[in-house]
Context: one part of a larger RNA
RNA sequence: GAUUGAACGCUGGCGGCAUGCCUAACACAUGCAAGUCGAACGGAAACGAUGGAAGCUUGCUUCCAGGCGUCGAGUAGCGGACGGGUGAGUAAUACAUAGGAAUCUGCCCAUGUAGUGGGGGACAACCUGGGGAAACCCAGGCUAAUACCGCAUGAGCCCUUCGGGGGAAAGCAGGGGAUCUUCGGACCUUGCGCUAUUGGAUGAGCCUAUGUCUGAUUAGCUUGGUAGGGUAACGGCCUACCAAGGCGACGAUCAGUAGCUGGUCUGAGAGGACGAUCAGCCACACUGGGACUGAGACACAGCCCAGACUCCUACGGGAGGCAGCAGUGGGGAAUAUUGGACAAUGGGGGCAACCCUGAUCCAGCAAUGCCGCGUGUGUGAAGAAGGCCUGCGGGUUGUAAAGCACUUUCAGUGGGGAGGAAAGGCCUAAGGAUAAUACCCUUGGGUCUUGACGUUAUCCACAGAAGAAGCACCGGCUAACUCUGUGCCAGCAGCCGCGGUAAUACAGAGGGUGCAAGCGUUAAUC
Numbered sequence: 001g002a003u004u005g006a007a008c009g010c011u012g013g014c015g016g017c018a019u020g021c022c023u024a025a026c027a028c029a030u031g032c033a034a035g036u037c038g039a040a041c042g043g044a045a046a047c048g049a050u051g052g053a054a055g056c057u058u059g060c061u062u063c064c065a066g067g068c069g070u071c072g073a074g075u076a077g078c079g080g081a082c083g084g085g086u087g088a089g090u091a092a093u094a095c096a097u098a099g100g101a102a103u104c105u106g107c108c109c110a111u112g113u114a115g116u117g118g119g120g121g122a123c124a125a126c127c128u129g130g131g132g133a134a135a136c137c138c139a140g141g142c143u144a145a146u147a148c149c150g151c152a153u154g155a156g157c158c159c160u161u162c163g164g165g166g167g168a169a170a171g172c173a174g175g176g177g178a179u180c181u182u183c184g185g186a187c188c189u190u191g192c193g194c195u196a197u198u199g200g201a202u203g204a205g206c207c208u209a210u211g212u213c214u215g216a217u218u219a220g221c222u223u224g225g226u227a228g229g230g231u232a233a234c235g236g237c238c239u240a241c242c243a244a245g246g247c248g249a250c251g252a253u254c255a256g257u258a259g260c261u262g263g264u265c266u267g268a269g270a271g272g273a274c275g276a277u278c279a280g281c282c283a284c285a286c287u288g289g290g291a292c293u294g295a296g297a298c299a300c301a302g303c304c305c306a307g308a309c310u311c312c313u314a315c316g317g318g319a320g321g322c323a324g325c326a327g328u329g330g331g332g333a334a335u336a337u338u339g340g341a342c343a344a345u346g347g348g349g350g351c352a353a354c355c356c357u358g359a360u361c362c363a364g365c366a367a368u369g370c371c372g373c374g375u376g377u378g379u380g381a382a383g384a385a386g387g388c389c390u391g392c393g394g395g396u397u398g399u400a401a402a403g404c405a406c407u408u409u410c411a412g413u414g415g416g417g418a419g420g421a422a423a424g425g426c427c428u429a430a431g432g433a434u435a436a437u438a439c440c441c442u443u444g445g446g447u448c449u450u451g452a453c454g455u456u457a458u459c460c461a462c463a464g465a466a467g468a469a470g471c472a473c474c475g476g477c478u479a480a481c482u483c484u485g486u487g488c489c490a491g492c493a494g495c496c497g498c499g500g501u502a503a504u505a506c507a508g509a510g511g512g513u514g515c516a517a518g519c520g521u522u523a524a525u526c
Stems, first nucleotide, its partner, number of pairs: 001526004006522005013373006019366002021331001026329003030326003035078002040075002043071002047069002050065007085284003094212007103204002108200003112197005117151001119149002126141006157166003171192006179186002213256003220247003223243007259281004263274004286307005309320004337363001339362003345359001346357004376406004386397004410467001412462005420453001424448009470515005475496003481510005491498002
């Protein structure tokens, strides 16, 4: 000199864009952070509409009706493995780069290929009864399905001793001219599904090489083959038997420290230091262990066991996990709101409308940083008054002020006002599909709507210089000097050093210098 996730002191007008627990991976009150689907299913607790019945106070109350809009609880499906947080552990089961073979891959893609036939028995919900303080649990009975289980068929799928063997599925919704009908529908068609399989894409698992901090006051450490098991897959991954190999002063092993990288800071570079925000990967979710489900977890707001802690209890037993967003206590020099909205982007579910989303977008707080703007402009010598100095003549503050003439950025008040909005609903035209002028899909036109921010950005008007400057320093380094007080005292200080009666070095004042909504100090890095 540059820099910082900074802190402290003094001061503080506005805006834009960023950033904000670096310490206790300490403990957490409260609320929210993952749901959705009635177009899979049986149903109907609540609300509403409609119809009916009763009562009356004549527009209300009660009752009935799943026929309707819908829908609590339940069965089933998909999603809760993403998104969000943190950096404890980890020095290599990690990360970075470059390769590799022995693997799996839900949703998605291909107007891929082939199919979607026929049956069965249950269990929730519900009803009844019982136990318990509660959490919840038990028994009996009824019932549906895209839940569950067989049968059929079956390939270019799997296994194979090449003879053969194994092996699937589920329906739902919209529309409809003939024909049939038990009047439910069959049937046709469209869409969404379902099953098997091929290829792709994406994601994931695995292997190899090279690189990746300090310590020798850490010198020895433990490896491979065969057979079998296990895994999606290779492998001491595991087991049995066997061999005596493998690594190591080019530092093994052990100990300490540490998430890694893209990058960030600095520097002419080489290098050095760091790894906040943003992005990629990894690890963790009170501590330790374990599996279940599933395409995917050994799973932050899932389960089981053990432990510590907290809470409830009728003492028998139960409940919990903010390193999600806010917020609280504590620790600390130190770090924000128990805010708004799903309008946009994205995610989950759904045919869709839509619902959910503390992701996200915004707002609030903080000069924490960077950037921009303002705190007026011109004129004005009687060089006013006052202050300070003085050699008493004057000098300086100083065109500075006052005065005069203007301007109105920003802030204030009032009014106008984009863009962020694409979609979506309804009507309609053409095309596709179809038996079809239904329905559905694609494209186009018209129309009705959707904004948290928001008192938006921005524009116009009004008023008035009106509301807006401090901080550090002035002995040398280092830009900037005098007076008074003090008298080795009080004090200053980054280094040299000042102060013991004329201190440009302490303290105050006047003046000056440097930066400026900041300025200094401290800490840290180059």
Predicted 3D model of a 526-nucleotide part of an RNA (small-subunit ribosomal RNA, 5' domain) from a metagenome. The prediction has a mean pLDDT of 87.